[in-house]
RNA sequence: GCGGGCGUUGUCCAAUGGUCAAGACGCUGGCUUCCCAAGCCAGAGACGGGGGUCCGAUUCCCCUCGCCCGCU
Numbered sequence: 001g002c003g004g005g006c007g008u009u010g011u012c013c014a015a016u017g018g019u020c021a022a023g024a025c026g027c028u029g030g031c032u033u034c035c036c037a038a039g040c041c042a043g044a045g046a047c048g049g050g051g052g053u054c055c056g057a058u059u060c061c062c063c064u065c066g067c068c069c070g071c072u
Base pairs, nucleotide, nucleotide: 001071002070003069004068005067006066007065010025011024012023018055027043028042029041030040031039048064049063050062051061052060
């Protein structure tokens, strides 16, 4: 330099062109308990950045950033 893959809450990991983006652990609050743990209930928290297509983009396209793999 060329080609390919990945990027989603603090961590791990899904999903889909359709309007609350799922779940687990963790975190916060409550219930329970003499206290803690466990258990139960509730809550906060995410689509790497920019642009385009579309009525609508996390999803499709382009550029870019980061990581990984291969080729040279």
Record summary:
Predicted 3D model of a 72-nucleotide RNA (transfer RNA) from a Solirubrobacteraceae bacterium. Rfam family: tRNA. It is annotated as a transfer RNA.